Predicted 3D model of a 76-nucleotide RNA (transfer RNA) from a Kofleriaceae bacterium.
């Protein structure tokens, strides 16, 4: 160059048929314990990677662009 795949919370990762954005783990608060763990209850956290389209509406479909990964090719 080119074909694929992945990109959501501090980190793993879900998200059904386009219609109100989740979970476990961290994390604070708080119960409970003689203490630390551990349990257990609450609660914050988000420009869904960037732009642009399409739709009444877009995480979600289209186009590009970036970034990882993985395969394929030139030139040496």
């Nucleotide at each position: 160059u080119c074909c694929g795949g992945c990109a959501u919370a501090g980190c793993u990762c879900a998200g059904u048929u386009g219609g109100u954005a989740g979970a476990g783990c961290g994390g604070g608060u708080g119960a409970c314990u003689g203490u630390u763990a551990a349990u257990c209850a609450c609660u914050a956290g988000g420009u869904c990677g960037g732009c642009g389209g399409u739709u009444c509406g877009a995480g979600c479909c289209c186009g590009u662009c970036u970034g990882c990964c993985g395969g394929a090719g030139c030139c040496a």

Its mean pLDDT, the model's own confidence on a scale to 100, is 80.